[in-house]
RNA sequence: UAAGUAGGUUGCCUUGUCGCUAUAUUAUAUAGAGGAAAGUCCGAACACCAAAGUGCAUCAUAGUGGUUAAUUGCCACCGAUUGUGAAAUCAGGAAAAGUGCAACAGAAAGUAUGUACAGGUAAUGCUGUAGUGAAAUCAGGUAAACUCUAUGAGGUGCAAUGCCAUGUAAACCAGCUAUAAGAGUUGCACGCUCAAUGUUGGAGGGUAGGCAGCUAGAAUAAAUUGGUAACAAUUUAUCAAGAUAAAUGACAGGGGCUUGAAAAAGUACAGAAUUCGGCUUAUAGACUAACUUAUUUA
Numbered sequence: 001u002a003a004g005u006a007g008g009u010u011g012c013c014u015u016g017u018c019g020c021u022a023u024a025u026u027a028u029a030u031a032g033a034g035g036a037a038a039g040u041c042c043g044a045a046c047a048c049c050a051a052a053g054u055g056c057a058u059c060a061u062a063g064u065g066g067u068u069a070a071u072u073g074c075c076a077c078c079g080a081u082u083g084u085g086a087a088a089u090c091a092g093g094a095a096a097a098g099u100g101c102a103a104c105a106g107a108a109a110g111u112a113u114g115u116a117c118a119g120g121u122a123a124u125g126c127u128g129u130a131g132u133g134a135a136a137u138c139a140g141g142u143a144a145a146c147u148c149u150a151u152g153a154g155g156u157g158c159a160a161u162g163c164c165a166u167g168u169a170a171a172c173c174a175g176c177u178a179u180a181a182g183a184g185u186u187g188c189a190c191g192c193u194c195a196a197u198g199u200u201g202g203a204g205g206g207u208a209g210g211c212a213g214c215u216a217g218a219a220u221a222a223a224u225u226g227g228u229a230a231c232a233a234u235u236u237a238u239c240a241a242g243a244u245a246a247a248u249g250a251c252a253g254g255g256g257c258u259u260g261a262a263a264a265a266g267u268a269c270a271g272a273a274u275u276c277g278g279c280u281u282a283u284a285g286a287c288u289a290a291c292u293u294a295u296u297u298a
Stems, first nucleotide, its partner, number of pairs: 001294005007288004012255007020032005034269001038280002041278005046157004053190005058153005063077005078092001079090004093148002098146002100142002115130005161212004172202005182194004219238008256267004
């Protein structure tokens, strides 16, 4: 210098005028959309069902250890495959418990078959080589084929749920039912619970309003200690939107960056809705630092 591998930070800045939402000490002050807020893929916190298992089935996971609230996440090590390498990927248990599958080629694809040559036998593919093929002689391969082994498992979701107010019809019809029916428990069966008078369905009536949940957290930042690391502990400091049909903006001036000779053009992906930890996808550019290969110079 060129080509790569694997990361991190940022992703327009500033001034003025006007405007919106929340809180407060209410002429004012402070704060106001992300690294993915997206997808809804995985895991949880929280709320309600809810109080119990047993058997069979179904589904999920699968090297070893660590970390975490938990996970199929993350870290380390081992193994396999790809790459010159830095690295990347892995649905990584079992093929003597059993069943299945392998086109074409080849004589023949399983305890099956016998082409050519050679050796051997009383005799027999009995033995070897060649040839075909990914695989050819008590076969081996394949389980992201069925299966077997080990371990495990609930549902619904802030439109959850709780409280208040208003109003009506705990009225009507039908079924089952008191040793029960029905509902619930991943599915089915038994059992158990609701619970000791109910339950299922139909038609009809009233309401659709307000408050809470609603943002102080498995929180963020720095330092120290432990650890290869992921991460954990301690100390100090900080408080960063809570809208409710949806606020977080509009206009004007100057500047930055990218393309371009200039004029000029552009300034990415995209927007909270209970919260958090991951994964996946999209992303114009700018900055940064570590490693690998090749070439050149000192």